[in-house]
RNA sequence: ACCUGAAAAAGGCAAACCAUACGAAAGUAUGGGACGCAAAGCCACUUGCCUAAGUCCUGAACCGGGAUAUGGCAGAAGGGUUGCCAGG
Numbered sequence: 001a002c003c004u005g006a007a008a009a010a011g012g013c014a015a016a017c018c019a020u021a022c023g024a025a026a027g028u029a030u031g032g033g034a035c036g037c038a039a040a041g042c043c044a045c046u047u048g049c050c051u052a053a054g055u056c057c058u059g060a061a062c063c064g065g066g067a068u069a070u071g072g073c074a075g076a077a078g079g080g081u082u083g084c085c086a087g088g
Stems, first nucleotide, its partner, number of pairs: 002088004012037002017032006035075001041081003045078003048073003054068005
């Protein structure tokens, strides 16, 4: 430097759910909690997915319907980047 994660150690993270706060929502933050995770560290670059406040279309108007990310998901996959331990 590269490959691998069978066993082990030091440890790490934390799904659902609950509480509080923020948010239009999706969701996020913190605390509790552990389903799982060897990058479940970080980055929305590509694909995908979620939401639709605003905007646009529809509509005589109300109610409504449709499109849309500039909002999100890194625990959807790829890519980029950094990194612990062990083995080769």
Molecule: c-di-GMP-I riboswitch aptamer
Organism: Deltaproteobacteria bacterium